Transfer RNA from Entransia fimbriata, 73 nucleotides, folded computationally. Rfam family: tRNA. Its family is annotated with triplet codon-amino acid adaptor activity in the Gene Ontology. The source organism's lineage runs through Eukaryota, Viridiplantae, Klebsormidiophyceae, Entransiaceae and Entransia.

RNA sequence: GGGGAAGUAGCUUAGUUGGAAAAGCAUUAGUCUGUCACGCUAGAGAUCGCGGGUUCAAGCCCCGUCUUUCCCG
Numbered sequence: 001g002g003g004g005a006a007g008u009a010g011c012u013u014a015g016u017u018g019g020a021a022a023a024g025c026a027u028u029a030g031u032c033u034g035u036c037a038c039g040c041u042a043g044a045g046a047u048c049g050c051g052g053g054u055u056c057a058a059g060c061c062c063c064g065u066c067u068u069u070c071c072c073g
Stems, first nucleotide, its partner, number of pairs: 001072007010025004019056001027043005049065005
């Protein structure tokens, strides 16, 4: 230099054909207990790597770009 894959909550991941952004762990409060842990209930937490485009509507499609990783040279 050329090509492929990945990027979504603090962490690990879903997200189907473009139509309400989800789960587990962690965390906060409550409950339970003599206390802690476990269990149970509820909550908070994401401008979906970044910038643009298409569309009534984008995590998803298109273009550019950054980071990580693999292959070729």